[in-house]
């Protein structure tokens, strides 16, 4: 030095022919119990690594850069 691959919630991941982001465990609340767990029921939590294009509109597509993580030399 080249070639892939990944990066979205506190954690593991979903989410493509571009149209206002979701489970699932966690966390809080509230119902049940003498209490706690357990169950049920609601809730909050995210500028989709970072910038910059395209477009009416980007996690989605194009540059470009950090970081992991494989390969080949």
């Nucleotide at each position: 030095g080249c070639c892939g691959a990944a990066g979205u919630a506190g954690c593991u991941c979903a989410g493509u022919u571009g149209g206002u982001a979701g489970a699932g465990c966690a966390g809080c609340u509230g119902u049940u119990u003498u209490g706690u767990a357990a169950a049920c029921a609601g809730c909050g939590g995210g500028u989709c690594g970072g910038g910059g294009g395209u477009u009416c509109g980007a996690u989605u597509c194009c540059c470009u850069u950090c970081u992991u993580c494989g390969g080949c030399u």